[in-house]
RNA sequence: GGCCCCAUCGUCUAGCCUGGUCCAGGACGCUAGAUUCUCAGUCUAUAAACAGGGGUUCAAAUCCCCUUGGGGCUA
Numbered sequence: 001g002g003c004c005c006c007a008u009c010g011u012c013u014a015g016c017c018u019g020g021u022c023c024a025g026g027a028c029g030c031u032a033g034a035u036u037c038u039c040a041g042u043c044u045a046u047a048a049a050c051a052g053g054g055g056u057u058c059a060a061a062u063c064c065c066c067u068u069g070g071g072g073c074u075a
Base pairs, nucleotide, nucleotide: 001074002073003072004071005070006069007068010028011027012026013025020058031045032044033043034042035041051067052066053065054064055063
């Protein structure tokens, strides 16, 4: 240099292939409440995310292009 893969809450991850409602779901964690003499545990609830830009479309996390970052193969 060429080709391929990946990027989503604090962490891990589903959804992408096959675009669709309303609040992007789940586990752990954080916070608050209940239970408890207290803590832990259990239960309930809240907050929290689509790497960046552009395009297509009535509608994009999802399709297309570029960029950034990470990984792999090859010369």

Model confidence (mean pLDDT): 80 of 100. The RNA shown here (transfer RNA) has 75 nucleotides and comes from a Candidatus Omnitrophota bacterium. It was read from a public genome assembly. It matches the Rfam family "tRNA". The family's RNA type in Rfam is transfer RNA. About the family: Transfer RNA (tRNA) molecules are approximately 80 nucleotides in length.